RNA sequence: CAAGUCGAACGCUGUAGCAAUACAGAGUGGCGCACGGGUGAGUAACACGUGGGAAUAUGCCCUUUAGUAUGGAAUAACCAAGGGAAACUUUGGCUAAUACCGUAUACGCCCCCCUUUCAAGACUAAUAGAGUCAAAAAUAACUCCGUUAUUUUUGAUGGGGGGGAAAGAUUUAUCGCUAAAGGAUUAGCCCGCGCGAGAUUAGCUAGUUGGUGAGGUAAUGGCUCACCAAGGCUAUGAUCUCUAGCUGGUCUGAGAGGACGACCAGCCACACUGGAACUGAGACACGGUCCAGACUCCUACGGGAGGCAGCAGUGGGGAAUAUUGGACAAUGGGCGAAAGCCUGAUCCAGCCAUGCCGCGUGAGUGAUGAAGGCCUUAGGGUUGUAAAGCUCUUUUGCCGGGGAAGAUAAUGACGGUACCCGGAGAAUAGGCUCCGGCUAACUUCGUGCCAGCAGCCGCGGUGAUAGGAAGGGAGCUAGCGUUGUUCGGAAUUACUGGGCGUAAAGCGCGCGUAGGUGGUCAUACAAGUCAGAGGUGAAAUCCCACGGCUCAACCGUGGAACUGCCUUUGAAACUGUAUGGCUAGAGUUCGGAAGAGGAGAGUGGAAUUCCUAAUGUAGAGGUGAAAUUCGUAGAUAUUAGGAGGAACACCAGUGGCGAAGGCGGCUCUCUGGUCCGACACUGACACUGAGGCGCGAAAGCGUGGGUAGCAAACAGGAUUAGAUACCCUGGUAGUCCACGCCGUAAACGAUGGAUGCUAGCCGUUGGGACUUACGUCUCAGUGGCGCAGCUAACGCGUUAAGCAUCCCGCCUGGGGAGUACGGUCGCAAGAUUAAAACUCAAAGGAAUUGACGGGGACCCGCACAAGCGGUGGAGCAUGUGGUUUAAUUCGAGGCAACGCGAAGAACCUUACAGGCCUUGACAUGGGUAGUAUGGGGUAGAGAAAUUUACUCCUUCAGUUCGGCUGGCUACCACACAGGUGCUGCAUGGCUGUCGUCAGCUCGUGUCGUGAGAUGUUGGGUUAAGUCCCGCAACGAGCGCAACCCUCAUCCUUAGUUGCCACCAUUCAGUUGGGCACUCUAAGGAAACUGCCGGUGACAAGCCGGAGGAAGGUGGGGAUGACGUCAAGUCUUCAUGGCCCUUACGGCCUGGGCUACACACGUGCUACAAUGGCGAUCACAGAGGGAUGCUAACCCGCGAGGGCAUGCUAACCCCUAAAAGUCGUCCCAGUUCGGAUUGUUCUCUGCAACUCGAGAGCAUGAAGUUGGAAUCGCUAGUAAUCGCGGACCAGCACGCCGCGGUGAAUACGUUCCCGGGUCUUGUACACACCGCCCGUCACACCAUGGAAGUUGGUUCUACCUUAAGCCGAUGUGCGAACCGCAAGGACGCAGUCGACCACGGUCGGGUCAAUGACUGGGGUGAAG
Repeated sequence: CAAGUCGAACGCUGUAGCAAUACAGAGUGGCGCACGGGUGAGUAACACGUGGGAAUAUGCCCUUUAGUAUGGAAUAACCAAGGGAAACUUUGGCUAAUACCGUAUACGCCCCCCUUUCAAGACUAAUAGAGUCAAAAAUAACUCCGUUAUUUUUGAUGGGGGGGAAAGAUUUAUCGCUAAAGGAUUAGCCCGCGCGAGAUUAGCUAGUUGGUGAGGUAAUGGCUCACCAAGGCUAUGAUCUCUAGCUGGUCUGAGAGGACGACCAGCCACACUGGAACUGAGACACGGUCCAGACUCCUACGGGAGGCAGCAGUGGGGAAUAUUGGACAAUGGGCGAAAGCCUGAUCCAGCCAUGCCGCGUGAGUGAUGAAGGCCUUAGGGUUGUAAAGCUCUUUUGCCGGGGAAGAUAAUGACGGUACCCGGAGAAUAGGCUCCGGCUAACUUCGUGCCAGCAGCCGCGGUGAUAGGAAGGGAGCUAGCGUUGUUCGGAAUUACUGGGCGUAAAGCGCGCGUAGGUGGUCAUACAAGUCAGAGGUGAAAUCCCACGGCUCAACCGUGGAACUGCCUUUGAAACUGUAUGGCUAGAGUUCGGAAGAGGAGAGUGGAAUUCCUAAUGUAGAGGUGAAAUUCGUAGAUAUUAGGAGGAACACCAGUGGCGAAGGCGGCUCUCUGGUCCGACACUGACACUGAGGCGCGAAAGCGUGGGUAGCAAACAGGAUUAGAUACCCUGGUAGUCCACGCCGUAAACGAUGGAUGCUAGCCGUUGGGACUUACGUCUCAGUGGCGCAGCUAACGCGUUAAGCAUCCCGCCUGGGGAGUACGGUCGCAAGAUUAAAACUCAAAGGAAUUGACGGGGACCCGCACAAGCGGUGGAGCAUGUGGUUUAAUUCGAGGCAACGCGAAGAACCUUACAGGCCUUGACAUGGGUAGUAUGGGGUAGAGAAAUUUACUCCUUCAGUUCGGCUGGCUACCACACAGGUGCUGCAUGGCUGUCGUCAGCUCGUGUCGUGAGAUGUUGGGUUAAGUCCCGCAACGAGCGCAACCCUCAUCCUUAGUUGCCACCAUUCAGUUGGGCACUCUAAGGAAACUGCCGGUGACAAGCCGGAGGAAGGUGGGGAUGACGUCAAGUCUUCAUGGCCCUUACGGCCUGGGCUACACACGUGCUACAAUGGCGAUCACAGAGGGAUGCUAACCCGCGAGGGCAUGCUAACCCCUAAAAGUCGUCCCAGUUCGGAUUGUUCUCUGCAACUCGAGAGCAUGAAGUUGGAAUCGCUAGUAAUCGCGGACCAGCACGCCGCGGUGAAUACGUUCCCGGGUCUUGUACACACCGCCCGUCACACCAUGGAAGUUGGUUCUACCUUAAGCCGAUGUGCGAACCGCAAGGACGCAGUCGACCACGGUCGGGUCAAUGACUGGGGUGAAG
């Protein structure tokens, strides 16, 4: 600031004017202020929406009719005098009106009374209401068909009586005023239907429901009052609690729906909070009044003022929302006759990318594919025609000029705006998100389960397309991304459009109320249903068409639509209603039948236990084995008798009965249901069933009995790490009976009930028909298979989980939780009904493949068993752990690390610990100098490496003759070398292991929705997935076997270094001779279940036999499928990445890897007589040997030494084989055993101290066969005996080979271990070393209880009553009217009363917050 205006209603004052008059001011008066504007607190309501209705009012406006006569008394302003700080106010006096009052008139109007005429009822029916017919009822008389007369209340109409109006103004043409009727508009009231959630809210209501009468209102009405009645609402959800303004519409959706109710429009409600009325046509009034309350302000403390949910604006709150703007020019509103005034309504402007729409930030050309960036396999690629450059354009913006429509004659805030013209100039104008999948878009660097990301899955622990940065790319664009919200996807509440055997889900079962549904024929009606018409469904919105702003957004015009409601006219199939029939559903009757159906009473035998008596003697009992226990006070056992309680063997059966729970000796009584046959009767009487009622195992509870056996609790004994268990000995409640509770179970077919339909086959129970058979048909049950169909699959399958209909119950992710609170029930235990917070991304079903099982079946293996020999005890050797150390380098860790890498650490090796070097010990490249260079010696320093000096010998190849080239040496600088440094969890290769186990797969086909299956399973058989047979499989591959090597037999060939039968010869195959034999080494032959018998399936095969050197893979070896163990190895080698670079590289000395309280593994030697010692001398095989093996001879006790010979090795050597045989010892720490130590030596080597091997002499330890436990081996094997080789200077008890001697045992597969096949269970899949439960401790989170405390809300009763209306009163006061007056009427004030807001008191309900302590729950790192 948003509500004023009118001087053409009125008087007064002021100013200007000579005046007429004009203007201004405060008042009286009129109209307006109930509109417009704001907000959504309240309201679950006739508030709203929609469609109807009758008992109403309506200023201004329109139409019509009739009027507008005549008087009167005041009062503000003003003047005077006061009060107060102010707001304001008092007294006296003057004055006007369209202000106020009286009288007159009034067709209409309102009221009352009398009167004329007319109308007002009955039936159907339980009510409401509706329909049909038509004037009615009662009384009296007459008559029995009915007729006539009288009486009754209300409404309408005609007549009569009573009451009640008005205002003037001016420019004289109008505007006003009064009464009445009608219209229009607006408002009030009533009704049907629609319009949230909660039943853990089930009963609510006294003016409550109705009536009569009265009052009140504009009007109906309990709206209010008096009286009467006892009603009214409610499971179709009353009452209560919570939430919410409603609608047109908006968003979403294919739709049906779901969510919402900003802007715009309609309605409602509210105006600081609560209450109240006044004025008025209209209000109980946003910018009016009164009161109360809270708050703010002024005050002289006496008293006053205020209400932005109007427009701006301020503060506060908040994640967050604008200018204290312009104008009444337009549209509209108020007043006015009008000019006009007012209008934060409105029209405009300002701010904000908040949304929608349009436009721009340039266009063309431009390769050397510039520079820079990034990546790189270093070649290049990419950014990228992108840029620069060249040629153009000017939208927007800027500058200059013109300049609207919006306005009919005038008036333009917007606005010098929109728009138009001209000019300069690429000039003024690009961001945001993302790039693992969903989802379009990828690389590098840095980080290293950190920092961080994340919508879900999930990324990050050293190669991150997932975090950060960069380059590149993708998307959108003046926006982009995030967050929040709604719908969708979600058929994930399923009306359209879901389910309930096992995934969540069928009530434990029945009876039955309401309700829902309902056989067949006919007729009627027309409620549902269908069709036509009419009314309405505001406008806007949505949709369509056309049009206007340059386009669009936006706007205009028209259409369609608004799926709804109401009225009306029809149709009659279906549903319904009514009536009448029918018999197929249901029931009744008659005749049969079976049954552990139920209740009560009685009764029987066997057994257990106890008691009595007897016989009888030391045990019994019990267990895996024992003990507790009983027994010499006589048990157990046996016999006889007795007592008592409980249960009913056999029959007995996927047999029977019952609704389910459940029911079992026998008899009697009472009683329910079912089935079959007959087809007489009723005539839809049926099905289901929310609530309700009843039944309901076991356990448990109460009262009283009973108690033999059994047996929770309890006690004892065992078992065990423990054993509050399993086992044993006892044993109380209980189990039994009667009565009363409880009301739950895996109360299961995990499958609600009813009806109809849809192949069969095989059993069985009860009945019937035909029949006489090893029967057939049929009804009702009860089982097993199985077609169609269904199912996610498993499975179901006329006893459905199939196809359909009807009804009921139930489900909506897991956990929290069937829990808490509240209610109901219960004596209690508890039952029933039944959440939320919080938390997770799963929980679950069925099936598949594996793996696993202290599941099953079959089979195999030195797996066990049967045997032989060991280990574990001793000493030593060797490896490992641990400890120690300067270092004891590193790796390997159950089997499958530990005499392993290492087939050989004194130096070296060597990787570990001290001195020196820095382009390096080694490779490639550049420059300079040189020409080679290489080797040796002497001396000095040093631990050596190294270094200093001197010295000797030697002098590459090519050549264009040039140090020119290659090469080499030295020096310099840099790229680089180098690394036994890390990662075997980045890798290759190689290897171990399951396992030489018999398995592992594929193609095609078939089966399954699929994962997958089949094949590969089955019956036999094999060492074998070996083979045969069968089979929806048919084939194939990698494995098995065979092919390869070796040994065993024979043959052929070849005979030197081998051999020697024959002929000679010698000490000797020594030599001649020979190649027959042995042997050697090349090639062949041979063995295949081939033959015979038996067996088996006429198979595969197995058993036995013959022959054969060998017989059923002849022995041995090599050969290791798909894969497993992130197995081992970066220290063999190779290699990605990381790390070091005067050192983590290189060289060197000495040390260490060799340590030593201890523990373990693997071995050697033993403990002795199957032996030691001595003697004797006989017989192998396979290897090795020129810096090598070494004969013979000599020396030494010996290791060994010396000399010397042969051998490039079927020639020579190592080379002696040893166990054997003979003798001796006589059971002892020994003539066993040899450790340890001393000493003297030998050999190798630069070197033997740390730290080698060997020899001689001396010494002579432990050990007398080894606990628990554990290893190897099935035949030329174990055991035992020696021999050789690799590595190697030397070092062997280890390793790898060789031969000699040469056993025992295997019944068998129950058990241990490992493996294979099939099958089964599984909550495992990192696969049992799996998974996983609960307590406790700690941290955090939400929640229940709790003595209480605080607050909100609500209710009953009572108290108090402001303002106010109403009522009463008439002691006060008062101009109009009446009256001569007194006085009256009327009014004002007062007083009293009823009601009543706020407030108060006592008590109750309910909700929330908080609460010491406490209960459980959830989640957390390796407790």

Source information
Small-subunit ribosomal RNA from a metagenome, 1423 nucleotides, folded computationally. The prediction has a mean pLDDT of 83.